[in-house]
RNA sequence: AGGAGUGUAGCUCAGCUGGUAGAGCACCGGUCUCCAAAACCGGGUGUCGUCGGUUCGAACCCGGCCACUCCUGCCA
Numbered sequence: 001a002g003g004a005g006u007g008u009a010g011c012u013c014a015g016c017u018g019g020u021a022g023a024g025c026a027c028c029g030g031u032c033u034c035c036a037a038a039a040c041c042g043g044g045u046g047u048c049g050u051c052g053g054u055u056c057g058a059a060c061c062c063g064g065c066c067a068c069u070c071c072u073g074c075c076a
Stems, first nucleotide, its partner, number of pairs: 001072007010025004019056001027043005049065005
C1' cells in the first nucleotide's frame, strides 16, 4: 500500500424482511441476618465507533473517516 472482518449496556454477546434497543454476568436499591454471604423481590444504567446520505421511518441500506483483528505485498 491492497483485500477481508469486527465495532450495540461496565464485561461477553443477541437483535429476523428497515417499524417501541435486548439477554446473561456484573452493578445499584430492598427483604432476610447480630453482621456479611447465599437466596428472593425490584431497577437498564445505551450518542448502536464517528460524520454524512437514502427513507414516512435506519443498529440494520449507501458513502467518507477512525479504532482493532486477520491475509497479501513493498522497503530495510
Transfer RNA from Rhodoblastus acidophilus, 76 nucleotides, folded computationally.
Model confidence (mean pLDDT): 82 of 100.
It was read from a public genome assembly.
Its Rfam family is "tRNA". The family's RNA type in Rfam is transfer RNA. From the family's description: Transfer RNA (tRNA) molecules are approximately 80 nucleotides in length. Gene Ontology term of the family: triplet codon-amino acid adaptor activity.